[in-house]
Context: one part of a larger RNA
RNA sequence: UUGGGCGUAAAGAGCGUGUACGCGGCUUGACAGGUCUGCUGUGAAAACUCGAGGCUCAACCUCGAGAUGUCGGCGGAACCGUCUGGCUAGAGGUCCGGAAGAGAAGAGUGGAAUUCCUGGUGUAGCGGUGAAAUGCGCAGAUAUCAGGAAAAACACCUAUGGCGAAGGCAGCUCUCUGGGACGGUACUGACGCUGAGACGCGAAAGCGUGGGGAGCGAACAGGAUUAAAUACCCUGGUAGUCCACGCCGUAAACGAUGGGUGCUAGGUGUGGGCGGUGUCCACUCCGUCCGUGCCGAAGCUAACGCAUUAAGCACCCCGCCUGGGGAGUACGCCCGCAAGGCUAAAACUC
Numbered sequence: 001u002u003g004g005g006c007g008u009a010a011a012g013a014g015c016g017u018g019u020a021c022g023c024g025g026c027u028u029g030a031c032a033g034g035u036c037u038g039c040u041g042u043g044a045a046a047a048c049u050c051g052a053g054g055c056u057c058a059a060c061c062u063c064g065a066g067a068u069g070u071c072g073g074c075g076g077a078a079c080c081g082u083c084u085g086g087c088u089a090g091a092g093g094u095c096c097g098g099a100a101g102a103g104a105a106g107a108g109u110g111g112a113a114u115u116c117c118u119g120g121u122g123u124a125g126c127g128g129u130g131a132a133a134u135g136c137g138c139a140g141a142u143a144u145c146a147g148g149a150a151a152a153a154c155a156c157c158u159a160u161g162g163c164g165a166a167g168g169c170a171g172c173u174c175u176c177u178g179g180g181a182c183g184g185u186a187c188u189g190a191c192g193c194u195g196a197g198a199c200g201c202g203a204a205a206g207c208g209u210g211g212g213g214a215g216c217g218a219a220c221a222g223g224a225u226u227a228a229a230u231a232c233c234c235u236g237g238u239a240g241u242c243c244a245c246g247c248c249g250u251a252a253a254c255g256a257u258g259g260g261u262g263c264u265a266g267g268u269g270u271g272g273g274c275g276g277u278g279u280c281c282a283c284u285c286c287g288u289c290c291g292u293g294c295c296g297a298a299g300c301u302a303a304c305g306c307a308u309u310a311a312g313c314a315c316c317c318c319g320c321c322u323g324g325g326g327a328g329u330a331c332g333c334c335c336g337c338a339a340g341g342c343u344a345a346a347a348c349u350c
Base pairs, nucleotide, nucleotide: 003322004321005320006319007304008303012318014201015200016199017198022193023192025087026086027085029083030082031081033080034079036076037075038074039073040072041071042069048066049065050064051063052062053061054060090191091188092187095184096183097182103177105175106174107173108172109171110154114150115149116148117147118146119145120144121143125136126135162169163168206247207246208245209244210243211242215241216240220236221235222234223233258317259316260315261314262313263312266295267294268293269292270291271290272289273288274287275286276285299306300305323350324349325348332343334341335340
């Protein structure tokens, strides 16, 4: 619960595709379902409202007028709706053009570092810390040189930068592929927006099967520290981290800010495109469209702050909130191999 809200107080679904529903541009004609409206019928009386009158007032009574409806009939056609014809400012794809990008998938490949192995040189330490010790080392370590192997990640460039719906994406090359911006031309002709369900994607950790395993490293072991030290520090180290396929479906999945459209001062960076000025060319400068930052006017805000990338001014659609605890729990349904997820109370209590 016909209210008020959702950046930080409770509250925007993690993100997309899209069904139903809801909402929707300019214009011609028709219909008359909705809305509105004129006339009319009916709506018994009493009651009700207003006016007048009668009981000395009032209650009460009488008279007149009005009102009362998911009603009927005739008419109007502005708006909604339906049908019909047209339009191009929304939308779209197509086509053409030259550019940008860590967007995705697959395959290949490069150098540095690390560890290990083999060999050479070489000798007593190395390592580690606040200080140490555990540990490694005369069976030759550390250091250094040469060769080899493996796995994982890509220094500088790197940005206040780019791309993606979000999660996210970074060495280099090739193949295939998605999306967007800009410029041009013609075309379609409202084809649009949102989106309950649904379907798909979805970091890390975790799970299943099979590989792989250099470094790092939950658990674990040891050494320290300490009153203790199930920690912080140190030496090791399994799962895992990596690959393939299949699950899981969560997060401070954050801009803690749902999507769309229009409107509302400026200033200053930066990425992409186009035009102009200028030039031998490259810059520069000016304008414009799209993106991404900072600062700020009006306005908004409890304040902080937001401010053309709005948290301003409006409209459309969805999601969500409604005192704290109990509790994102119990029970039940559904999903999952499990872990658990999703949906989601109440008693009681303050």

Source information
The part of an RNA shown here (small-subunit ribosomal RNA, central domain) has 350 nucleotides and comes from an uncultured bacterium. Its mean pLDDT, the model's own confidence on a scale to 100, is 84.